[in-house]
Context: one part of a larger RNA
RNA sequence: AUUGAACGCUGGCGGCAUGCUUAACACAUGCAAGUCGAACGGUAGCAGUACUAGCUUGCUAGUAGCUGACGAGUGGCGGACGGGUGAGUAACGCGUAGGAAUCUGCCCAGUAGUGGGGGACAACCAGGGGAAACCCUGGCUAAUACCGCAUACACUCUACGGGGAAAAGCCUUCGGCCGCCGAUAGAUGAGCCUGCGUUAGAUUAGCUAGUUGGUGAGGUAAUGGCUAACCAAGGCGAAGAUCUAUAACUGUUCUGAGAGGAAGGACAGUCACACUGGGACUGAGACACGGCCCAGACUCCUACGGGAGGCAGCAGUGGGGAAUAUUGGACAAUGGGCGCAAGCCUGAUCCAGCAAUACCGCGUGUAUGAAGAAGGCUCUAGGGUCGUAAAGUACUUUAAUAUACUGCGACUGUGACGUUACCCUCAGAAGAAGCACCGGCUAACUCCGUGCCAGCAGCCGCGGUAAUACGGAGGGUGCAAGCGUUAAUC
Numbered sequence: 001a002u003u004g005a006a007c008g009c010u011g012g013c014g015g016c017a018u019g020c021u022u023a024a025c026a027c028a029u030g031c032a033a034g035u036c037g038a039a040c041g042g043u044a045g046c047a048g049u050a051c052u053a054g055c056u057u058g059c060u061a062g063u064a065g066c067u068g069a070c071g072a073g074u075g076g077c078g079g080a081c082g083g084g085u086g087a088g089u090a091a092c093g094c095g096u097a098g099g100a101a102u103c104u105g106c107c108c109a110g111u112a113g114u115g116g117g118g119g120a121c122a123a124c125c126a127g128g129g130g131a132a133a134c135c136c137u138g139g140c141u142a143a144u145a146c147c148g149c150a151u152a153c154a155c156u157c158u159a160c161g162g163g164g165a166a167a168a169g170c171c172u173u174c175g176g177c178c179g180c181c182g183a184u185a186g187a188u189g190a191g192c193c194u195g196c197g198u199u200a201g202a203u204u205a206g207c208u209a210g211u212u213g214g215u216g217a218g219g220u221a222a223u224g225g226c227u228a229a230c231c232a233a234g235g236c237g238a239a240g241a242u243c244u245a246u247a248a249c250u251g252u253u254c255u256g257a258g259a260g261g262a263a264g265g266a267c268a269g270u271c272a273c274a275c276u277g278g279g280a281c282u283g284a285g286a287c288a289c290g291g292c293c294c295a296g297a298c299u300c301c302u303a304c305g306g307g308a309g310g311c312a313g314c315a316g317u318g319g320g321g322a323a324u325a326u327u328g329g330a331c332a333a334u335g336g337g338c339g340c341a342a343g344c345c346u347g348a349u350c351c352a353g354c355a356a357u358a359c360c361g362c363g364u365g366u367a368u369g370a371a372g373a374a375g376g377c378u379c380u381a382g383g384g385u386c387g388u389a390a391a392g393u394a395c396u397u398u399a400a401u402a403u404a405c406u407g408c409g410a411c412u413g414u415g416a417c418g419u420u421a422c423c424c425u426c427a428g429a430a431g432a433a434g435c436a437c438c439g440g441c442u443a444a445c446u447c448c449g450u451g452c453c454a455g456c457a458g459c460c461g462c463g464g465u466a467a468u469a470c471g472g473a474g475g476g477u478g479c480a481a482g483c484g485u486u487a488a489u490c
Stems, first nucleotide, its partner, number of pairs: 001489003005486005012362004017357001018355002020320001025318003029315003034077003039074002042070002046068003049064007084273003093198007102190002107186001109184001111182001113180002115149001117147002124139006155164003169178001171176001199245003206236003211233005217227002248270004252263004275296005298309004326352001328351003334348001335346004365395004375386004434479005439460003445474005455462002
C1' cells in the first nucleotide's frame, strides 16, 4: 500500500459497488420454460348469443361449438440459450499463432418447385386392473403427424448402361401475408489437427501392449488405433518420461521506481460439472441442471404388491464456520422463447430491502463573546491550564452546472423503482463524535494508585516505594463516521 475480510469499541446522511472464501453437506415451501386455436380433431371450465321450459319479465334450468376464448390431447418451435458452481482436469483444458478432412435449426442472397393419393394413432366413447403412480382391451376420428405414386434445375450412387431420393398447408379486406420442399452461396455457431507457452517433488528412473507404425476394412458430419483383423517391433525418457501432490485457464487484479513477486473473488472470454457411476434416445445442435433408462447411497409415500425425488437456478431452512443478505416488486426498460399480431412466459434483467463490507462526497453549525465565570486538574498556594472553550448576543438551514451515450427527423403509447431524484415554501441549532495512542523507534506529560505484585509488550524492554512504559485521572497527539486489533499478499 492492499483485502469478497473477521473481531473489539463507536456510529448521522447520501452516491456507487460488493456480500458462503468453510460442507460439489442435506434440503421443507414457493417460484425459476414455455408458447402457438392463423397446423388439427375438439369443448372440460368461464363469458356472450340464440332457442326451449318455468314464470316473479329478468331470474332459474336445459339445449346449440354459433362466438370470445380454452382444460386435456395430436402437431410445430423452444426446453443444447439464458442462470449456477469450480468437484474433476497438469490436459490441445486454457492462451497465442496457424491448418484441413467437416457439420450448421432460425437468418440473408439468388435459384427450381409446391401435382395427385392412402392408411393409421391420441383425444373421445365403452369395458377392465391398481391404495397410488399409472396401465390394459375394444370402437370412432383430424391435421403443417405418418406412408406410397408422379416429377427432378441442381443433388447422390454408378460397373458410365443406368439407378435413388421431395414437398403442406393456413389466414385474407382477394391485393396478398406467413409457411413447406430440393440444391447453391453467405453469415453465425460448432467439431477436429498442429507449433509454442502453462505449479512443485528425483527421498518418483525407467514407462508403454492398441502400446508405435503399416495394409485393406468398419465407424464418424469429418481426419485419425477412433474400433476390429493381419503384419512389423516399435514409441516415450535426465532438455525429466512414468508416478505422487496441488490446481479450472485467461483478459486481468494487488504490490513495486522498475525488473519481479503474489492472486485469479466481482465483470468479460473459454472449459468442466449438475445426488454418485454408467448408457444411449430425440434433435441442426445434448450423451441434456429443472428430459429418459440402469445401478448405488440417501429422503419421502404405501393398502407391503409397488411408487416418488435430486436448489452447484432465485429466495429460504438446518449444518459447518471467525464470517457473508429478503421465503420482496415489476416485466416500465434491455435482452431471450413462442406467436402474423394482440400478447403470453422470463428469480435473465431492471429495481427495492439488509450489512460502515470497500471507495467517494457531505454534515455534526457560523460570527461575536474576558466577569478569562462556575467546575475539573495542577501548583513553589502567587498562580497556571482546560479556554473564546461554555454561557450570553446576532445569524444560517446543507451547492450549482455540464459531458459522455444513441444513423437522423416527426408522431403515438408505455414507469416496477416512486411516499424516487429534483424544485418551491415554512419551522427549528435544532436530530448527529468517536477510537487508538502519548519510554525510544513515533507526533504527544503530569498527578494519584500499585510495589518484580497486578499488569504491559511489534522490537528494545518496563514494574522490587518518588513508574512520562502497569491501572485511573487531567492534559496532549493522530485519524475521524470511523478508529484500533488479528489474518493474508507485495